[in-house]
């Protein structure tokens, strides 16, 4: 002096699952005189994993993008299940712009 990595600003983008108890709800199933039992919604506690499980003005993540979503109720392993490894993937999607001084970093030139 130069990138704008971190870093700051400002915008913007995504998820929210497993299991157990209680409660309530169904024009679901079975049986059935009451009403039982599964099964699916759904609320609250409370577990487990995780940055996050709608403590949120949070917590990831914004093109050098695997944050997230589809494919997918996918395919092997695993686990009560769900996370979890891999595989599908060099798959098809996916939300950006700025940078005045201070420090980090990296390139480049000058001069000791």
């Nucleotide at each position: 002096g130069a990138a704008g990595u971190u870093c700051g600003g400002c915008c913007g983008g995504g998820g929210u699952g497993u299991c157990g108890g209680c409660g309530g709800g169904c024009u679901g199933c079975u049986g059935u005189u009451g009403c039982a039992g599964c099964g699916c919604c759904u609320g609250u506690c409370g577990u487990c994993u995780g940055a996050g499980a709608u403590c949120a003005u949070a917590c990831c993540c914004g093109u050098c993008g695997a944050a997230c979503c589809u494919g997918a109720c996918c395919u092997g392993g695993g686990u009560c299940a769900c996370a979890c490894c891999a595989g599908c993937g060099u798959a098809g999607g996916g939300a950006g712009c700025c940078g005045c001084c201070c420090g980090a970093u990296u390139c480049a030139g000058a001069c000791a």
Molecule: TPP riboswitch aptamer (THI element)
Organism: Rhodospirillaceae bacterium Spongia-Bin9